Predicted 3D model of a 98-nucleotide RNA (Glycine riboswitch aptamer) from a Gammaproteobacteria bacterium.
[in-house]
RNA sequence: AAUGCUGCUGCGGGAGAGAGUGCGGGCUUGUGGGCCUGACACCGCCGAAGGCGCAACACGCCAGGAAACGCUCAGGCAAACAGGACCGUAGCAGAAGU
Numbered sequence: 001a002a003u004g005c006u007g008c009u010g011c012g013g014g015a016g017a018g019a020g021u022g023c024g025g026g027c028u029u030g031u032g033g034g035c036c037u038g039a040c041a042c043c044g045c046c047g048a049a050g051g052c053g054c055a056a057c058a059c060g061c062c063a064g065g066a067a068a069c070g071c072u073c074a075g076g077c078a079a080a081c082a083g084g085a086c087c088g089u090a091g092c093a094g095a096a097g098u
Stems, first nucleotide, its partner, number of pairs: 005094009018043001020042003023038006044077003050073001051071003057064001
C1' cells in the first nucleotide's frame, strides 16, 4: 500500500405514535353536513435527528464515564412528502501503524 478506523457525499433499506377535540380561515352544500388548512389552543401518545441523565470503572477531592437504557426540551403522530439512529454499498478526504 490493501484491509481496518474517523469524517463527508451519492445510492438502496429503514420503525414508532390521534384520519383527536375546540376555535379561526377557505371550498362545497337546498339544509344538516363534508373536505382542506393554521410554527393557534387543549388533551392523549412516539422516540431511531439533535439534546439531557446515569452503572460498572476510575479518583485523595473536584472532575471523568456508554448505549438501541431512561427523560421527552426540541422533533414527530392517516396515507403521501420531509426527517430518520442504524445497516449495506461506492467514492473522496484524513490520522496512525505495518